Molecule: transfer RNA
Organism: Leptidea sinapis
RNA sequence: AGACGGUUGGCUCAGUGGAAGAGUGCUCGCACGGAACGCGAGAGGUUGUGGGUUCGAGUCCCUCAUCGUCCA
Repeated sequence: AGACGGUUGGCUCAGUGGAAGAGUGCUCGCACGGAACGCGAGAGGUUGUGGGUUCGAGUCCCUCAUCGUCCA
């Protein structure tokens, strides 16, 4: 150089073109003599960048960036 795949809360990952979610972590509360466990509530996302298609894009198409795998 070439081929393929990944990029979504702090972390690990879902998401069939129609209101962005879960686990874990974090904060607060309940409970307890205290802590952990448990129960309840909450905060936290320009969905990697820039465009395109569409009434509507995390999802489809293109560009770039970055990470990984394969081939030589």